Context: one part of a larger RNA
RNA sequence: UUGGGCGUAAAGAGUACGUAGGCGGUUUGGAAAGUCUGCUAUUAAAGACCGGGGCUUAACUCCGGGGUUGUAGCGGAAACUUCCAAGCUAGAGGGCAGUAGAGGAAGUCGGAAUUCUCAGUGUAGCGGUGAAAUGCGUAGAUAUUGGGAAGAACACCGGUGGCGAAAGCGGACUUCUGGGCUGUUACUGACGCUGAGGUACGAGAGUGUGGGUAGCAAACAGGAUUAGAUACCCUGGUAGUCCACACUGUAAACGAUGGAUACUAGGUGUAGCGGGUAUCGACCCCUGCUGUGCCGAAGUUAACGCGAUAAGUAUCCCGCCUGGGGAGUAUGGUCGCAAGGCUAAAACUC
Numbered sequence: 001u002u003g004g005g006c007g008u009a010a011a012g013a014g015u016a017c018g019u020a021g022g023c024g025g026u027u028u029g030g031a032a033a034g035u036c037u038g039c040u041a042u043u044a045a046a047g048a049c050c051g052g053g054g055c056u057u058a059a060c061u062c063c064g065g066g067g068u069u070g071u072a073g074c075g076g077a078a079a080c081u082u083c084c085a086a087g088c089u090a091g092a093g094g095g096c097a098g099u100a101g102a103g104g105a106a107g108u109c110g111g112a113a114u115u116c117u118c119a120g121u122g123u124a125g126c127g128g129u130g131a132a133a134u135g136c137g138u139a140g141a142u143a144u145u146g147g148g149a150a151g152a153a154c155a156c157c158g159g160u161g162g163c164g165a166a167a168g169c170g171g172a173c174u175u176c177u178g179g180g181c182u183g184u185u186a187c188u189g190a191c192g193c194u195g196a197g198g199u200a201c202g203a204g205a206g207u208g209u210g211g212g213u214a215g216c217a218a219a220c221a222g223g224a225u226u227a228g229a230u231a232c233c234c235u236g237g238u239a240g241u242c243c244a245c246a247c248u249g250u251a252a253a254c255g256a257u258g259g260a261u262a263c264u265a266g267g268u269g270u271a272g273c274g275g276g277u278a279u280c281g282a283c284c285c286c287u288g289c290u291g292u293g294c295c296g297a298a299g300u301u302a303a304c305g306c307g308a309u310a311a312g313u314a315u316c317c318c319g320c321c322u323g324g325g326g327a328g329u330a331u332g333g334u335c336g337c338a339a340g341g342c343u344a345a346a347a348c349u350c
Stems, first nucleotide, its partner, number of pairs: 004321003007304002012318001014201004021194003025088007033081002035077008049065006091191001092188002095184005103177007110154001114150008125136002162169002206247006215241002220236004258317006266295011299306002323350003332343004
C1' cells in the first nucleotide's frame, strides 16, 4: 500500500458555526463528459500461448496464427452518474395559533446561617482529638438575649425532573434576548447533509490591572503522631475562591460511544404538547409526536454488554489508530505576559 478498525484492547477532535471539497429527493425533455458498444490505427522484435517444420529425441530452433492492456480517431446506445431546460412536494425553510423550561445578559430585592462588632445576663472554663497539645479565656471567653456591619452561597420544593451545541445552568421579581416542542397550513420549491483549513464558545487551576475578602483554604507557622513524618489529625493562616475588564485554551472536557438520513418485535416508568372516549368537571382508558430512563425479540459482540436514545441493517461526509518503552519528549515552527499550549520525530532498547 491493499485491507482491517476506533464503548472497555491503539484509535471519535471538548463543542458548535461555516469556506473549499465530497455526497445528495422526485417527474419530463434534451446533451452525451463519465459509462456501454462496433470499426480503424497503434501497442517493435524476441519471450509466453496454439498449430506445424528441422537437428535420431528432447532441450534448442524456424515458420504461421491468435491473443493481452493502454492510447487516439470515427460511428452508435441513453438505464445510471453528470450538465442544460421546465416542473413537483414527501427533505429543508417559513406563516399562523398555542406551550414547557435552573437557556443567556443586566438590574433590584429577600430570609436562614457564618464571622466580626456594640450592649445586657452570667462565671470558669471553652475548643479540639483515637488520646492530647498548640490555641482562646478572670483585661470576663464559651453559652445566652437584643442592636449593627460584611461577604459568599441559596435549605425545603428537587425528581435516572427540566433547559442548553458543549462547557454548564437552581432564592424571588423586572427588563432585554436565543433555541425547542405541539397543532395547523396559505407560502418558497431541494434552498439539503457533512465539513480539510478557518472562526467562535470553552469547567477548574493559573496570569495581568483595579476592587472586594464573611467562610473555606494551596504555601507557610505551630501542636500532635512516628524510627523519621517536609504527610494523613489538630490550632492558626496568605495567595486563591467573589466582582469588572483582558489573557490562558486545558480535563476521566466521559455515554471513555463524531454528525446526518432511512429501516428493523414488544413491555414498563417519567417530562412537554395534541386527538379520541368518558364525565357536571378533573381523573381513568385508548392513541399521535418530541424528550428522558429501565427491561428485553431478532440481530450483533472476544466477552462484558448494546438492543428504535443501537454497539442491529445500510448510505454519505469528517476526525483518528497501526507492538511496548523512549515520548506526547527533543528539535524546528507557531500561539502566549508567563505558566505553558498546538504541531511532532529519531537513535537506542524489549

Notes: The part of an RNA shown here (small-subunit ribosomal RNA, central domain) has 350 nucleotides and comes from a metagenome. The RNAcentral record of the full RNA draws on SILVA. Its mean pLDDT, the model's own confidence on a scale to 100, is 86.